[in-house]
The prediction has a mean pLDDT of 82. Transfer RNA from a Candidatus Hydrogenedentota bacterium, 84 nucleotides, folded computationally. The RNAcentral record of the sequence draws on ENA. Lineage of the source: Bacteria > Pseudomonadati > Candidatus Hydrogenedentota. It matches the Rfam family "tRNA". From the family's description: Transfer RNA (tRNA) molecules are approximately 80 nucleotides in length.
RNA sequence: GCCCGGGUGGCGGAAGUGGCAGACGCGCCAGACUAAGGAUCUGGUCCCAGCAAUGGGGUAGGAGUUCAAGUCUCCUCCCGGGCA
Numbered sequence: 001g002c003c004c005g006g007g008u009g010g011c012g013g014a015a016g017u018g019g020c021a022g023a024c025g026c027g028c029c030a031g032a033c034u035a036a037g038g039a040u041c042u043g044g045u046c047c048c049a050g051c052a053a054u055g056g057g058g059u060a061g062g063a064g065u066u067c068a069a070g071u072c073u074c075c076u077c078c079c080g081g082g083c084a
Stems, first nucleotide, its partner, number of pairs: 001083007010026003019067001027045006046057004060076005
C1' cells in the first nucleotide's frame, strides 16, 4: 500500500429485511433474609432538564439517503487478521 472483520452503558455482549437503543449476563445501589456476612430473593441501574407527568440527547467522529439509521452509502480515526 491493497483486501477482510470490528468499535454500542462501569465490563462482556445482543438488536430478522432499516421500525421502542441499551435485551441478557456480570458488576454496582437499595431492600428482604441473617447476630453479622456469604448465598438466595425483590426492585433499580446511559446522560441532561423537571417536584412529577414528561421532554430532549445518546451506538468511535463527520456527512448523506430515508417518514424513520446501531443497521444502508461516502470520508476520517482507532483495534484485529490476511496479502505483498